[in-house]
RNA sequence: CGUUCCGAGGAGCGCUGCGACGAAUGCACUUCGCCAGGCUCGGAGAUCCCCAACCGCGCUCACGUUAC
Numbered sequence: 001c002g003u004u005c006c007g008a009g010g011a012g013c014g015c016u017g018c019g020a021c022g023a024a025u026g027c028a029c030u031u032c033g034c035c036a037g038g039c040u041c042g043g044a045g046a047u048c049c050c051c052a053a054c055c056g057c058g059c060u061c062a063c064g065u066u067a068c
Base pairs, nucleotide, nucleotide: 005043006042007041008040009039010061011060012059013058014057015056018038021033022032023031024030037054
């Protein structure tokens, strides 16, 4: 540095379908299926305090802050 794994980023429902993946076919920017944590942060131990930013569209709930 890269990859994999793990954890966190509140939750649910519906819709579309790019990439990836699977199958078929075929050599085409192919067809069908699936599909909206694929992104960000962290990952040796102990104590205290504080604390992210994001994730297509619509709806609902939860939580927090501010104003009235």